The RNA shown here (transfer RNA) has 71 nucleotides and comes from an uncultured Candidatus Berkelbacteria bacterium. The sequence was found in a public genome assembly. Rfam family: tRNA. Rfam links the family to the GO term triplet codon-amino acid adaptor activity. By type it is a transfer RNA. About the family: Transfer RNA (tRNA) molecules are approximately 80 nucleotides in length. The coordinates come from a structure-prediction model, not an experiment, and the mean pLDDT is 83.
RNA sequence: GCGGGUGUGGUUCAAUGGUAGAAUUCCAGUUUUCCAAACUGGCGACGCGGGUCCGAUUCCCGCUACCCGCU
Numbered sequence: 001g002c003g004g005g006u007g008u009g010g011u012u013c014a015a016u017g018g019u020a021g022a023a024u025u026c027c028a029g030u031u032u033u034c035c036a037a038a039c040u041g042g043c044g045a046c047g048c049g050g051g052u053c054c055g056a057u058u059c060c061c062g063c064u065a066c067c068c069g070c071u
Stems, first nucleotide, its partner, number of pairs: 001070007010024004018054001026042005047063005
């Protein structure tokens, strides 16, 4: 330099154009003599910039980070 892939809560993963979900972590509560476990509730996210569309995590373009391959 060229080609391909992946970017979603703190972490690990879903979601094939129509309200972004789950587990876990964290916080509060219930329970317990206390802790742990269990149960209930809550906070918190679509890498960045454009385009298409009534509507974009999803489709298109560029950039960026990481991974793989080629030279």